[in-house]
RNA sequence: ACGGACCUCUGGAGAGACCUCUUAGAUGAGGCGCCGAAGGAGCAAAACCCUCCAAUUUGGAAGGGCUAAUCUCUCAGGCACAAAGGACAGGGGAAAAGGA
Numbered sequence: 001a002c003g004g005a006c007c008u009c010u011g012g013a014g015a016g017a018c019c020u021c022u023u024a025g026a027u028g029a030g031g032c033g034c035c036g037a038a039g040g041a042g043c044a045a046a047a048c049c050c051u052c053c054a055a056u057u058u059g060g061a062a063g064g065g066c067u068a069a070u071c072u073c074u075c076a077g078g079c080a081c082a083a084a085g086g087a088c089a090g091g092g093g094a095a096a097a098g099g100a
Stems, first nucleotide, its partner, number of pairs: 002098001006093006016032001018031004033079003039075001040073003048065004052060003
């Protein structure tokens, strides 16, 4: 050089204005019903590694290990508008780690 944690701007979905009590109140508590795109958890094949068998160029319908998500779970979070949050995407910056 590269790299891109991180910073910033922009876009950004889903699901009950449900019921009861309470509150000035869409405030708090409880109940039932839902959502998945903060976070968290779970799992596949191939390749690779190991064991075993055979064989010595290597092979095997075998067993185990490693391994993902926008999939699954719904712990957490969320469920009128608004606000906040928001995986991910685009623009700008980059003196994080790493790195010849």